[in-house]
């Protein structure tokens, strides 16, 4: 080490306060949460041959993919999968600041759920470490 198998551990958060109603954490006002790998031409720091130039680092819910969801002939096939835009900074950002918008499976519910209850003490993209194999 981009390598060969085996074990362990860990792997999701979230309605304060009110309105109305017989009844709503579900509707309205208002609050609040954000799984995983990736990704720089942006920042910041180095370095130099001083360049749109080379490295290292940093950061996305709504770029791109995965995972969850429902079937079945089950180590896989199918179905189903949401959501961003100015402005500033750069020569150049859908990721950085600022502002101001959007979206969120399936089932239950004495009234409609991103938040409650439930399948879930469950599985899961993955993360980290341990012993191996090869180089």
């Nucleotide at each position: 080490a981009u390598u060969u198998a085996c074990c362990u551990u860990c792997g999701g958060g979230g309605c304060a306060g009110g309105g109305u109603g017989a009844a709503a954490g579900u509707c309205c006002c208002g609050a609040u949460c954000g799984g995983u790998g990736g990704u720089a031409u942006u920042a910041u720091g180095c370095c130099c041959u001083u360049g749109c130039g080379g490295u290292a680092u940093a950061c996305a819910g709504c770029c791109c993919a995965c995972g969850a969801g429902u079937g079945c002939u089950u180590u896989g096939c199918a179905c189903a999968u949401g959501a961003u835009u100015c402005g500033g900074u750069u020569a150049a950002a859908u990721g950085c600041c600022g502002a101001a918008g959007c979206c969120g499976a399936c089932g239950g519910u004495u009234a409609u759920a991103g938040u409650c209850c439930g399948g879930a003490u469950a599985g899961a993209a993955g993360a980290a470490g341990g012993u191996u194999u090869u180089a």